[in-house]
Record summary
Transfer RNA from a Fidelibacterota bacterium, 73 nucleotides, folded computationally. RNAcentral holds the sequence, with entries from ENA. Taxonomically the source falls in Fidelibacterota (Bacteria, Pseudomonadati). The prediction has a mean pLDDT of 83. It matches the Rfam family "tRNA". By type it is a transfer RNA.
RNA sequence: GCCGCCAUAGCUCAGUUCGCAGAGCAUUCGCCUUGUAAGCGAAAGGUCACGGGUUCAAGUCCCGUUGGCGGCU
Numbered sequence: 001g002c003c004g005c006c007a008u009a010g011c012u013c014a015g016u017u018c019g020c021a022g023a024g025c026a027u028u029c030g031c032c033u034u035g036u037a038a039g040c041g042a043a044a045g046g047u048c049a050c051g052g053g054u055u056c057a058a059g060u061c062c063c064g065u066u067g068g069c070g071g072c073u
Stems, first nucleotide, its partner, number of pairs: 001072007010025004019056001027043005049065005
């Protein structure tokens, strides 16, 4: 230099068929318990890496940029 894959909550990841952004863990609160852990319930938490484009509508499709991983030379 070229090619491919990845980037979504604090962490690990789903969501790939454009149609309300989700799960587990963690955090906070409550229930339970003599108390703690465990268990149960609830809440909070998002610039879907960034900038454009297409579309009535984009996490999702297209282009570019940045970063990470891998391959080729």